Record summary
Predicted 3D model of a 74-nucleotide RNA (transfer RNA) from Hungatella effluvii.
RNA sequence: GGGGCAUUGGCGCAGCUGGGAGCGCGUUCGCUUCGCAUGUGAAAGGUCGUGGGUUCGAAUCCCAUAUGCUCCAC
Numbered sequence: 001g002g003g004g005c006a007u008u009g010g011c012g013c014a015g016c017u018g019g020g021a022g023c024g025c026g027u028u029c030g031c032u033u034c035g036c037a038u039g040u041g042a043a044a045g046g047u048c049g050u051g052g053g054u055u056c057g058a059a060u061c062c063c064a065u066a067u068g069c070u071c072c073a074c
Base pairs, nucleotide, nucleotide: 001072002071003070004069005068006067007066010025011024012023013022019056027043028042029041030040031039049065050064051063052062053061
């Protein structure tokens, strides 16, 4: 220098035939208990790495770019 993969709540991930942003754990509150744990119900928390483009509409398609991993070349 060139190619590939990953980037989505605090953590681990799903969603990539373009239309509802979700799951598990965690956090907070309620119920249950004398109290704790367990169980159970609910809530908060993300503008999907960043910028731009296409489109009525983008986490998803296109371009650029950042970080990490990896392959090739030097």
Lineage of the source: Bacteria > Bacillati > Clostridia > Lachnospiraceae > Hungatella. Rfam family: tRNA. Rfam links the family to the GO term triplet codon-amino acid adaptor activity. By type it is a transfer RNA. The sequence is in RNAcentral, with records from ENA.